The prediction has a mean pLDDT of 80.
The RNA shown here (transfer RNA) has 73 nucleotides and comes from an Alphaproteobacteria bacterium.
RNA sequence: GGGCACUUAGCUCAGUUGGUAGAGCACACGAUUUUUAAUCGUUAGGUCAUAGGUUCGAAUCCUAUAGUGCCCA
Numbered sequence: 001g002g003g004c005a006c007u008u009a010g011c012u013c014a015g016u017u018g019g020u021a022g023a024g025c026a027c028a029c030g031a032u033u034u035u036u037a038a039u040c041g042u043u044a045g046g047u048c049a050u051a052g053g054u055u056c057g058a059a060u061c062c063u064a065u066a067g068u069g070c071c072c073a
Stems, first nucleotide, its partner, number of pairs: 001072007010025004019056001028042004049065005
């Protein structure tokens, strides 16, 4: 330098045909428990990497940029 893949909650990851963004763990609160812990319940937590475009409508499609990983030179 070229090619491919990835970027979504604090962490690890889903998201089906473009139509109200989700799970597990963690945090907080509550219940239970002899205690740590475990278990159960509830709540909170999101610029869907950034910018632009297409569309009535974009996490999803297109373009550019940035970052990460792999391969080739």
Its Rfam family is "tRNA". Rfam describes the family as follows. Transfer RNA (tRNA) molecules are approximately 80 nucleotides in length.